[in-house]
Predicted 3D model of a 423-nucleotide RNA (Bacterial RNase P class A) from a Steroidobacteraceae bacterium. NCBI's taxonomy places the organism under Bacteria, Pseudomonadati, Pseudomonadota, Steroidobacterales, Steroidobacteraceae. It matches the Rfam family "Bacterial RNase P class A". Rfam classes the family as a ribozyme.
RNA sequence: GGAGCCGGCCGGGCAGUCGCUGUUCCCGUCCGACCCUCACGGGCCGGUCGGGGGUGGAGGAAAGUCCGGGCUCCGGCGGAUCAGGUGCCAGGUAACGCCUGGGGGGCGCGAGCCCACGGAAAGUGCAACAGAGAACAGACCGCCCAAGUCCCGCGGACUGCUUCGGCAGGCCCGGCGGGAACGGCAAGGGUGAAACGGUGCGGUAAGAGCGCACCGCGGCCUUGGUAACAAGGACGGCACGGCAAACCCCACCUGGAGCAAGGCCAAAUAGGGGAGCAGCGUCCAGCGCGGGUUUCGGCCCGUGAGAGGGCGCAGCGCUGAUCUGCGCGCGCUUCCGGGUAGGCCGCUAGAGGUCCACGGCGACGUGGAUCCCAGAGGAAUGAUUGCCCUCGACAGAACCCGGCUUACAGGCCGGCUCCUCAU
Repeated sequence: GGAGCCGGCCGGGCAGUCGCUGUUCCCGUCCGACCCUCACGGGCCGGUCGGGGGUGGAGGAAAGUCCGGGCUCCGGCGGAUCAGGUGCCAGGUAACGCCUGGGGGGCGCGAGCCCACGGAAAGUGCAACAGAGAACAGACCGCCCAAGUCCCGCGGACUGCUUCGGCAGGCCCGGCGGGAACGGCAAGGGUGAAACGGUGCGGUAAGAGCGCACCGCGGCCUUGGUAACAAGGACGGCACGGCAAACCCCACCUGGAGCAAGGCCAAAUAGGGGAGCAGCGUCCAGCGCGGGUUUCGGCCCGUGAGAGGGCGCAGCGCUGAUCUGCGCGCGCUUCCGGGUAGGCCGCUAGAGGUCCACGGCGACGUGGAUCCCAGAGGAAUGAUUGCCCUCGACAGAACCCGGCUUACAGGCCGGCUCCUCAU
C1' cells in the first nucleotide's frame, strides 16, 4: 500500500421567531366546601378557564407481533391423557426458542463464519427420474474359463470296413489346444442425491475382507474432562446404508384471556326494591248521643264524628247502558342498590440509566455513589428564516420490560488476518 474479518458507536449541526404537549411556580376569573364577622366583607382549600416564567418531549430499530416474562382478571387438590413447543454439554437469567463458554461436524490459506447437532441393532413408512439393481439388492458394458456343462480342432484307445496306404463311427477319454453361456466374478466402466466400507500389498482363472497392514466402523477396557467428548489399548472381518423439518420413541417445558386487562366515582331518562302520604266503599273493634230492655254486670236497635285495624276499588277493553264476570293496568314524595353517558386511576421510579470497586475466561453477579429521562386519548414532539458541512437513509411511542428477526444514505473508533514492497 492492497484485500478482508470481528466488535463498539453516531444517525445533520448552530442560532432566531412562531406554535403543540406533559409538569411545576406565580397572577387573574368563575364555581364549590369550610372558618371569622350582626352585616358588608375577609381568610383558606379544591376545581374550571385565561395569561406569564422555568423545565421535559420518539427510535436503534419506536417496526414484524415471532418467542419469554412482569402486571390484571378468570379458573384450579394432585396426577394422567390429548395437543403444542424445545432438543450436543455446562453455565447465565425473572424467563426464553435468548446470551456466554465448551464439544462435534462443515467452509475458508487465515482472522473467522455456518449448523433443529437426541434416538434409524422398538416398530411402521418413504426414496421421483435415471439405472441391471434402491435394502436381507443386482449383472447392462466388462473380466474369466480353474472346476462342472456344452461346442470345435488335434491326439489316443476301441469297434467296423479295407485295395493294408488308410477310411468311417459314437451316452469312449484323470490327454492337448481353442471357444461359449445357460457357468464364475463384482475389480473397472456406466446410472443416480444415495449402489451393501476406503487405500495398498498378497492372493486368484478372473475376482472378492478371501488374507494382511493402515484408515473408517462397532461394542469393551483404561486414562483425561462436571459433562458433551477426546486420546490410547486389545478385540471383532464389517454386521448395523439414508430420511425422524415422515409417523413415532425418549427427556424437558406449557391453565385461559389480555390495558378495549382491571379498579373507583357517577348525571338525565327508563326499569328494580323499600318507606311515607293522598281519594272512595265496606267490615271489625273502641268512643259520643237517642231509644228499648235488664238478673243492674251488661245487651240490642238507630245515629254521629274521628280515623285504629283488615279487605276491595279507581283507568281501559270484551259491551250502547246497568249488574255480574274475565283480562290488562295504576298517583305523589323520598331513600337504596345495579348500571349508561361522562370523569378518575391503571400510566410510567423501572428485572431503570451513568460511573467506580470487587468476583468470574465470559454471559453475568454483588456492593457503593449519582441521575430522573415522553406519557397522549383523535392522539403532542412541528413550521419557518439565516449560516455551515460530507447535503442527511430506514422509519414514528400507545401498559411495561428482556430477546430474536427484518429495514437502513452516510460516517467514526478499536482489535485482528492474509498478500506485496521497503528497512
The RNAcentral record of the sequence draws on ENA. It is recorded under the gene name rnpB.